Predicted 3D model of a 1544-nucleotide RNA (small-subunit ribosomal RNA) from an uncultured prokaryote.
RNA sequence: AGAGUUUGAUCCUGGCUCAGAACGAACGCUGGCGGCGUGGAUAAGACAUGCAAGUCGAACGGAGACUACUUAGCUUGCUUUGUAGUUUGAGUGGCGAACGGGUGAGUAACACGUGAGCAACCUGCCCAGAAGCGGGGGAUAGCUCGGGGAAACUCGAAUUAAUACCGCAUGUGAUCCUGUGUAGCAUUGCACAGAGAUUAAAGGUGCCUUCGGGUGCCACUUCUGGAUGGGCUCGCGGCCUAUCAGUUAGUUGGUGAGGUAACGGCUCACCAAGACGACGACGGGUAGCUGGUCUGAGAGGAUGAUCAGUCACACUGGAACUGAGACACGGUCCAGACACCUACGGGUGGCAGCAGUCGAGAAUCAUUCGCAAUGGGGGAAACCCUGACGGUGCGACGCCGCGUGGAGGAUGACGGUCUUCGGAUUGUAAACUCCUGUCAUCGAAGAGUAAGGCUCAGGCAUUAACAGUGCGUGAGAUUGAUAGUAUUCGAAGAGGAAGGGACGGCUAACUUCGUGCCAGCAGCCGCGGUAAUACGAAGGUCCCAAGCGUUGUUCGGAAUCACUGGGCGUAAAGGGAGCGUAGGCGGCGAGGUAAGUCAGAUGUGAAAUUCCGGGGCUCAACCCCGGAACUGCAUCCGAUACUGCAUUGCUAGAGUAGUGGAGGGGCGACUGGAAUUCACGGUGUAGCAGUGAAAUGCGUAGAUAUCGUGAGGAACACUAGUGGCGAAGGCGAGUCGCUGGACACUUACUGACGCUGAGGCUCGAAGGCCAGGGUAGCGAAAGGGAUUAGAUACCCCUGUAGUCCUGGCAGUAAACGGUGCACGUUUGGUGUGAGAGGGUUCGACCCCUUUCGUGCCGGAGUUAACGCGUUAAACGUGCCGCCUGGGGAGUACGGCCGCAAGGCUAAAACUCAAAGAAAUUGACGGGGACCCGCACAAGCGGUGGAGUAUGUGGCUUAAUUCGAUGCAACGCGAAGAACCUUACCUGGGCUUGACAUGCAUCUCUAAACCGGUGAAAGCCGGGGAGCGUAGCAAUACGCAAUUUGCACAGGUGCUGCAUGGCUGUCGUCAGCUCGUGUCGUGAGAUGUUGGGUUAAGUCCCGCAACGAGCGCAACCCCUGUGAUUAGUUACCAGCGAGUAAAGUCGGGGACUCUAGUCAGACUGCCCAGAUCAACUGGGAGGAAGGUGGGGACGACGUCAAGUCAGUAUGGCCCUUACGCCCAGGGCUGCACACGUACUACAAUGCCCAGUACAAUGAGAACCGAGACUGCAAAGUGGAGGAAAUCUAUAAAACUGGGCCCAGUUCGGAUUGUGGGCUGCAACUCGCCCACAUGAAGCCGGAAUCGCUAGUAAUGGCGCAUCAGCUACGGCGCCGUGAAUACGUUCCCGGGUCUUGUACACACCGCCCGUCACAUCAUGGAAGCCGAUCACACCCGAAGUGCGUGCGCUAACCUUUGGAGGCAGCGCCCUAAGGUGAGAUUGGUAACUGGGAUGAAGUCGUAACAAGGUAGCCGUAGGGGAACCUGCGGCUGGAUCACCUCCUU
Repeated sequence: AGAGUUUGAUCCUGGCUCAGAACGAACGCUGGCGGCGUGGAUAAGACAUGCAAGUCGAACGGAGACUACUUAGCUUGCUUUGUAGUUUGAGUGGCGAACGGGUGAGUAACACGUGAGCAACCUGCCCAGAAGCGGGGGAUAGCUCGGGGAAACUCGAAUUAAUACCGCAUGUGAUCCUGUGUAGCAUUGCACAGAGAUUAAAGGUGCCUUCGGGUGCCACUUCUGGAUGGGCUCGCGGCCUAUCAGUUAGUUGGUGAGGUAACGGCUCACCAAGACGACGACGGGUAGCUGGUCUGAGAGGAUGAUCAGUCACACUGGAACUGAGACACGGUCCAGACACCUACGGGUGGCAGCAGUCGAGAAUCAUUCGCAAUGGGGGAAACCCUGACGGUGCGACGCCGCGUGGAGGAUGACGGUCUUCGGAUUGUAAACUCCUGUCAUCGAAGAGUAAGGCUCAGGCAUUAACAGUGCGUGAGAUUGAUAGUAUUCGAAGAGGAAGGGACGGCUAACUUCGUGCCAGCAGCCGCGGUAAUACGAAGGUCCCAAGCGUUGUUCGGAAUCACUGGGCGUAAAGGGAGCGUAGGCGGCGAGGUAAGUCAGAUGUGAAAUUCCGGGGCUCAACCCCGGAACUGCAUCCGAUACUGCAUUGCUAGAGUAGUGGAGGGGCGACUGGAAUUCACGGUGUAGCAGUGAAAUGCGUAGAUAUCGUGAGGAACACUAGUGGCGAAGGCGAGUCGCUGGACACUUACUGACGCUGAGGCUCGAAGGCCAGGGUAGCGAAAGGGAUUAGAUACCCCUGUAGUCCUGGCAGUAAACGGUGCACGUUUGGUGUGAGAGGGUUCGACCCCUUUCGUGCCGGAGUUAACGCGUUAAACGUGCCGCCUGGGGAGUACGGCCGCAAGGCUAAAACUCAAAGAAAUUGACGGGGACCCGCACAAGCGGUGGAGUAUGUGGCUUAAUUCGAUGCAACGCGAAGAACCUUACCUGGGCUUGACAUGCAUCUCUAAACCGGUGAAAGCCGGGGAGCGUAGCAAUACGCAAUUUGCACAGGUGCUGCAUGGCUGUCGUCAGCUCGUGUCGUGAGAUGUUGGGUUAAGUCCCGCAACGAGCGCAACCCCUGUGAUUAGUUACCAGCGAGUAAAGUCGGGGACUCUAGUCAGACUGCCCAGAUCAACUGGGAGGAAGGUGGGGACGACGUCAAGUCAGUAUGGCCCUUACGCCCAGGGCUGCACACGUACUACAAUGCCCAGUACAAUGAGAACCGAGACUGCAAAGUGGAGGAAAUCUAUAAAACUGGGCCCAGUUCGGAUUGUGGGCUGCAACUCGCCCACAUGAAGCCGGAAUCGCUAGUAAUGGCGCAUCAGCUACGGCGCCGUGAAUACGUUCCCGGGUCUUGUACACACCGCCCGUCACAUCAUGGAAGCCGAUCACACCCGAAGUGCGUGCGCUAACCUUUGGAGGCAGCGCCCUAAGGUGAGAUUGGUAACUGGGAUGAAGUCGUAACAAGGUAGCCGUAGGGGAACCUGCGGCUGGAUCACCUCCUU
């Protein structure tokens, strides 16, 4: 510090997600040790048990116990009396219990923080100072006795003490009152003086004593001051909500009184009507606050565990008492809920103290030890108490530290995994060798934390002295929970100690197997549909490590609420417009002030924490010391530039007055002509109207047309213009009246009067509503006609509201420049509207300058880009409005407005990982421009109809093997299925196999041949050989063969969507790219576009491009002309020979031909056009002329196109079978459909006879001549030929004859009979011949195919495959040999440029809504059930206060009695409770509304291209639905034309 994710790619906007840190955490797996921390966050739920606040005998009376002494009794070791001492249950009394400890429910508040104030206050114990402490009295608890009660407890009587209680005295003082001085801030504070009034006390315990007393200490009383702690008041600060906008009657203030420690409506009586609030009152929700903690660069954000400060609370609610202090956690009273005890009469209790239990919960510990330390209470002290505290335990909950060994060790062992089978890796890892000994284990020693206190001795001070007390000194005996712990030493032995997560990208780390959109994973993107680095397992690797992951939460990244530090033309976002209130901001100058601002000082900002420095635990965590910091607040003193405040001036901002011209600015009244419609009349006759075409409609009752007259309403052609005016909406005939604003010029005046503007008010198109008019045209709705699959639409005929006027309401629009208002600054060019000035001129036109408006282009700058660009979207300032992912939704609820329609304000649950802007490349368009092609057109011939052949589909079947399926499958693989082929079916067989290699093994047998069985294969039996080396031989070894076994063979089994190779297709279309440069943020562009031209990205010119590559063309082959060389098997002109005839022969090399080499054609030449070009048109010459004709040759790529069945090949599958062999069958099956062909339908023909002319090719298990036989197929026979030598009648054509338009002398299917050939074999299922038979068919519907010249059409011939053949197919050859092309509007395909796009799987795209089903969340809803709050009324405990007090009554006065007190009673207040009517909020609910999401549901096709009716906005009506229509508006509409303007 960033990264992933929208796209084919890019840039931007924008959300989502991740990497980091942290935690009182929890969960999963795992777990060696120690230190330091930390641990009920939920139910402020309920609690068993134990403990957590006592102490003082030096305040008091007693009872008891013990010790010593003593008295008495006697059972001589017991009882009893007294005294002294020690101790002490209960009680009186004092102090404490208000601290400490817990919790965070409540509380939005002076509760907290911070800083001030109290002249308005209190303060026990403590400190300092001053003064005192005299003398009396009456009770009471306890105890004893008696009574009640289960208990808790209580009643009565008698008796008793005090530092308990009550008078009296004294009055230093204090309080009240008066005066003076002084000070201040008003009441008043302080000091002094004065007369009077009121007002205190308690003893205990030491020492000395001459018993008179003296003297300490601790208490006690009064006063002053201090300290500490508290009370009250104020400024400022810190949550959300306006869908909470008004709140308040003790409320705000005053007077008086009461009350309090104290001010105060704190309380009361009376008076006044105030007080608070958009700077957010009141209400609702949430919450203890702070130091701090976490995060962050910081600013901030979140948080408030442990520690510390503070507040609040103590079962819930209320209340007071005591006290210095409480309205009191372990006190009291009352009410309530709950729980417990009970003898049913009545009582008791309060863990949010420490442990602990139950419950709820994802979840949080021991019913431990000790007061040794620190601190607290009491006490004179010893000492006692202390769940505060100090320790230990439990929990990896956190932080920190340590260990699980170290060194060496290679044939790189075994095993595992992978493998290309070679090896690689795990891996120096292990084993093994040598060491070490931390921690744990065992044994031994063994702390510090201890300071004090006590006793004794002695010193100093205090005192007159002693004592006591205080401070030193010395001696002695003592105090440790932790703990036999830390620590140290010794022993033993590598011995006891490693896991978790991840490995597709982000993000470090990869392979195999299993699985097969299943199981599963997932933080986001996304993996999984048979080769998954993404699931599961394994091996390996990476990260961290006694932990590792997951989940949750917070901050960060997020500049994603932007103060630091964002935006608003098109991404979310400018209010429809103006006026204006509060507020915010504000021109130039002067002096004043000093609030803001700046500087210095002082106080404070607790400690801890954080940071820095240092120190202590072996280090660290942790702890200690010091510093800095705590960015704050307050006060004082300064400064005065800027801002503020008040004062005084100025004129540049703003405004007023004057003159002038422009204008559809507004309102009202009047007037006008054209047109439509209607009415009447004339002329006139059959149609009119309407459309793509029609129909509905009108018309012979006279329409339309035309002429005249009239009526009525609405709108104002042309002028008319990116021209004018207005704030916007908007405004267009003319005249008059009234009226607003802007602009120019000029001087004069006012003197900052300004800008913006939350709320508020006003205006506000169209549509709509109410009331009353009006209604010509148009025209939602409605009716009818068309179109259509349908047509609730588009088109047509009618037509109501409405459109118009008057008065009111409504308040919205794509109310748009999608651009808030105002001011200032910043290069230009050129139009146009309205003015002014100047030059020239007689005057103008014109030119120049200038101001205000309104346009275009464009510079700097800016922008994501598009674009904007002095009319800013540039650079600045001020103010307002608005935005924060998409959907849900501008919706629900609530509120306000409205007659309604509806408007304004405005969420959430849920859901998605995108939604979006601009631009790029493609593709597409029922967008445009240009061009090409047998694409259309012009022609010729076909197909589609018939029969047959053949292929396919379908059907059938045991099988009808498989593949090919729009063009680009279908006479295709197949250049030839009777068996074979053959892959299919049925049946019979074989199992190392029909075939290959290796190893081991077995032997003598293997092959030929023979026999049995059988359909054959096969099985069974017989039979019977070798070769090489060594060796004389025997024999041995090897080869071959066989048997058996193991490896393996084999598979036309699957996957062409795992592949290679090959092929088809777009398409022989002219395209496809690269390097460098340049432009652009970038994807990309340029080049390759443009103007011409071409068959061509062919060439030329131009150009930020210059070059290049693959394609095109050419080079190659055939063919067309010529030359040359050569001349057999081809040829034969001349010469010769020769035949019935024949290149037959000699010979020739002329010709044809054969087959090698070469020439030729290049727009080379001429004319014309064009740009001095490319090129095009014409011409000459030439065999051939503009690529001469044909072929081969197929760019980048597309179609997951075709082929695993040609072969090859990964993976998967079968292995006595999915392999192999054999026989038979099938691939030929037939209701039907389609494709491709053949033959025809006839006379341009058919038949018969005669007769002429080829080429390509093939031939040895072959071609086969002449001859003979047969009607023929064919047979016999065999010359010749391994071929320019031999083998084959070319046919159409031509000549002659017949047929005479008919189902024929056309046509030949079908069928019968008889033959021939091939073959082991023609039944299923071959071909041919002869005779007989003679079907459909008379030129073919919709539709559709081929072809532009030696082509189409037509005629025959040959070849491959092949025993034969289904060949009418395929591939070739030669013969005969046309017609037509005006042209590119249209159909199809293609190319280039451009435009739009919501498409990119690319239009076979995308996508909208209803309906149906399922799930989810949510709104409404008759009701039902709660919670909270306030109000009214009723009742009203305890308690304070007040009143009363006839009952009771010790202290004082008195002695009739009184004062005082108490009980009781009454009144006010009041908790809880009850009733009523509400408000807010929550839950639930029949039914219901829309929303979201789902698999391949249904209906349509609304939108994106001109989306096929341009779309969208507002409004109104209608309709299954998307939607349609009307009115007004917008361009965020394509295309074409016109106009205007601009640039070059």